A computed fold for a 346-nucleotide part of an RNA from an uncultured bacterium, annotated as small-subunit ribosomal RNA, central domain. The RNAcentral record of the full RNA draws on ENA and SILVA. The coordinates come from a structure-prediction model, not an experiment, and the mean pLDDT is 86.

Context: one part of a larger RNA
RNA sequence: UUGGGUUUAAAGGGUGCGUAGGCGGACUAUUAAGUCAGAGGUGAAAGUUUGCAGCUUAACUGUAAAAUUGCCUUUGAAACUGGUAGUCUUGAGUACAGUCGAGGUAGGCGGAAUGUGUCAUGUAGCGGUGAAAUGCUUAGAUAUGAUACAGAACACCGAUUGCGAAGGCAGCUUACUAAACUGUAACUGACGCUGAGGCACGAAAGCGUGGGGAGCGAACAGGAUUAGAUACCCUGGUAGUCCACGCCCUAAACGUUGAAUACUCGUUGUUGGCGAUAUACUGUCAGCGACUAAGCGAAAGCAUUAAGUAUUCCACCUGGGGAGUACGACCGCAAGGUUGAAACUC
Numbered sequence: 001u002u003g004g005g006u007u008u009a010a011a012g013g014g015u016g017c018g019u020a021g022g023c024g025g026a027c028u029a030u031u032a033a034g035u036c037a038g039a040g041g042u043g044a045a046a047g048u049u050u051g052c053a054g055c056u057u058a059a060c061u062g063u064a065a066a067a068u069u070g071c072c073u074u075u076g077a078a079a080c081u082g083g084u085a086g087u088c089u090u091g092a093g094u095a096c097a098g099u100c101g102a103g104g105u106a107g108g109c110g111g112a113a114u115g116u117g118u119c120a121u122g123u124a125g126c127g128g129u130g131a132a133a134u135g136c137u138u139a140g141a142u143a144u145g146a147u148a149c150a151g152a153a154c155a156c157c158g159a160u161u162g163c164g165a166a167g168g169c170a171g172c173u174u175a176c177u178a179a180a181c182u183g184u185a186a187c188u189g190a191c192g193c194u195g196a197g198g199c200a201c202g203a204a205a206g207c208g209u210g211g212g213g214a215g216c217g218a219a220c221a222g223g224a225u226u227a228g229a230u231a232c233c234c235u236g237g238u239a240g241u242c243c244a245c246g247c248c249c250u251a252a253a254c255g256u257u258g259a260a261u262a263c264u265c266g267u268u269g270u271u272g273g274c275g276a277u278a279u280a281c282u283g284u285c286a287g288c289g290a291c292u293a294a295g296c297g298a299a300a301g302c303a304u305u306a307a308g309u310a311u312u313c314c315a316c317c318u319g320g321g322g323a324g325u326a327c328g329a330c331c332g333c334a335a336g337g338u339u340g341a342a343a344c345u346c
Stems, first nucleotide, its partner, number of pairs: 004317003007300002012314001014201004021194003025088007033081002035077008048066007091191001092188003095184005103177007110154001114150008125136002162169002206247006215241002220236004258313006266291010295302002319346003328339004
């Protein structure tokens, strides 16, 4: 390389948009680039294969044929792919009507809890643990009541619920904004799928500047435990956690399962629509779950939300370690990230 693979054995890019490229619905006509057929030319010799012949045989040699799967020219065919022209509506999109949701951004508001300040009541403990101690407290703590302030998070509802491309999103409300679904079948008429590079987004931690700082809490300090205890437990506590702007770009970024389309038994729950006069019951579309048949799978299991049956495109894998390291390049303020070997060894 071919082949074979990628839920768990190595292997799906964190996610989307999209350039080139690859692939692409139905019908008609035309063309003849691909494709197919005929003919001609060429495809050196040697070698190779087959037949025959020559050295006593063989190796070896000679001779004839084949092969040389290719290229060029020419004459045709027109199903398929491509090109051109025209048409269509089922793919895709638009319009109109309706629905749903923790989708996003910005502003405003709310109550509980916590902490702190002040005042009041009140007196000797509080706190913490397996047990203690450090710690707080007669300068009046803890507890209780009143009041003020601060920051952060939103109990119940709450759910195999919902929304979002993923990361993710939850008090209430206002403004702006995006998507999805259903119904009608009015409009466009293949406008589609995928997508190397590229661009954008991307939890937490971390970084820069300026704010903020209640609770929690890396580091750190102390108390315990222990043979030791740079830990687990306790008392404190800085960065951080929060906000604005700018970086970083990684995760068990997981469904460890790329995207799209078509097809393939059923049962059951649930969310949002629609139809039948309708709440019962039932049909249908789009989701979210549980179980199960065929089939698949090494098995566990998957099973119309496929890991089944097929097609298209992209990404990735090829024994363990060395190593996601070194070197180089690019990116970054840094931390570091992306790309990514070899020697050697088993």
It matches the Rfam family "Bacterial small subunit ribosomal RNA".